[in-house]
């Protein structure tokens, strides 16, 4: 210089936004109402939703060790059980997705070290 490879997944947090729900504001209807109904608001704190490679956690997959168990036989196949190991990681512009954006996909991309 080149190539593998750095796994998958629940939940939840950071964030996010405005289909729904509430809320706030106008206008109208109603004898009235904490009520019906239209527009408008997400520089409206929230619920519902979305939601991270470089967040938290659990499971799993996979990798050394160790033991038993099966099988004609076994370091070698099969498959159970305990223990360990999963390391590091700065990142645009710009594009897509759902109602919208998002640290969510393109993306451990481009680039930079």
């Nucleotide at each position: 210089g080149g190539g593998c490879a750095g796994g998958g997944u629940g939940c939840u947090u950071a964030g996010g936004g405005u289909u729904c729900c509430g809320c706030u504001g106008c206008c109208g209807g109603g004898c009235g109402a904490u009520c019906c109904g239209g527009c408008a608001g997400g520089c409206c704190a929230g619920g519902u939703c979305c939601g991270a490679g470089a967040a938290g956690u659990g499971c799993c997959a996979c990798c050394c060790c160790u033991g038993g168990g099966g099988c004609a036989a076994a370091u070698u196949c099969c498959g159970c059980a305990g223990g360990g190991g999963c390391a590091c990681a700065c990142g645009g512009c710009g594009g897509g997705c759902c109602a919208a954006a998002a640290u969510c996909c393109c993306g451990g991309g481009a680039g930079a070290u």